Overview
Predicted 3D model of an 83-nucleotide RNA (c-di-GMP-I riboswitch aptamer) from a Thermoanaerobaculia bacterium. The source organism's lineage runs through Bacteria, Pseudomonadati, Acidobacteriota and Thermoanaerobaculia. Its mean pLDDT, the model's own confidence on a scale to 100, is 83. The model forms 94% of the base pairs in the Rfam consensus.
RNA sequence: ACCGCGGAAGGGCAAAGCCGGCGAAAAGCCGGUGCCGCAAAGCCACGGGUCCUCGCUUCCAUCAAGAUCGCCGGGCUGCCGAA
Numbered sequence: 001a002c003c004g005c006g007g008a009a010g011g012g013c014a015a016a017g018c019c020g021g022c023g024a025a026a027a028g029c030c031g032g033u034g035c036c037g038c039a040a041a042g043c044c045a046c047g048g049g050u051c052c053u054c055g056c057u058u059c060c061a062u063c064a065a066g067a068u069c070g071c072c073g074g075g076c077u078g079c080c081g082a083a
Stems, first nucleotide, its partner, number of pairs: 005081003012038002017033006036070001042076003046073003049068003053064001055063001
C1' cells in the first nucleotide's frame, strides 16, 4: 500500500416534527430548525419493490412521465486503524 474486519480518536450525515418555499401529485424535493438513527444514511435510478398521476386513452386497464439510494440488490468512490 492492498484485502478483510469495524469505529477507539477526530469527525461526517440528519429520521420524525415544526417554519418557509417548489411541485399536478408523491411519508416527494430545497432551505432553516431538530437529532430517530446510520460504518458509507457519500454518489448512481442499472435490476427489483414501493409511492404519485399533470399527460395519452374507449378517461377502466395500459402506455407515458415523475419520485424514493434512510426499502433490497448491484456499480463507483471514501476518513481512521485502537482491537